[in-house]
A computed fold for a 104-nucleotide RNA from Rubritepida sp., annotated as Glycine riboswitch aptamer.
Rfam family: Glycine riboswitch aptamer. Its family is annotated with glycine biosynthetic process in the Gene Ontology.
């Protein structure tokens, strides 16, 4: 000085699925002053449903001490998370910068 790699920062992109349904609770509106109707939000239960934090799973194959044991992922599972639009979250992916590693 540059090419890979590997861990970080910063910037930009980033999908899918319910404006379901039932009460509860907080605020607001109206009004016949009833715990009444209506907007809004906020955690829940029920049912469907999505997969791209995050968890789990392992065919080929590859490795081992080989009836078994270790190894992935954008596939499988749906626990977690999430389903109007925003908005937050996103695996990854570009681009720019530190640091390590290896090799010239």
């Nucleotide at each position: 000085u540059c090419a890979u790699c590997g861990c970080g920062u910063g910037c930009g992109g980033g999908a899918g699925a319910g404006a379901a349904u039932c009460g509860c609770c907080g605020g607001g509106g109206c009004c016949c002053c009833g715990c009444g109707c209506c907007c809004c939000g906020g955690a829940g239960g029920u049912c469907g449903c999505c997969g791209a934090a995050g968890g789990c799973g392992c065919a080929a194959c590859c490795g081992g001490c080989c009836c078994c044991c270790g190894g992935a992922a954008a596939c499988g599972c749906u626990c977690a998370g999430g389903c109007a639009c925003a908005a937050a979250g996103g695996g990854c992916c570009g681009c720019a910068u530190g640091c390590g590693a290896c090799a010239g």

Of the family's consensus pairs, 90% are formed in the model.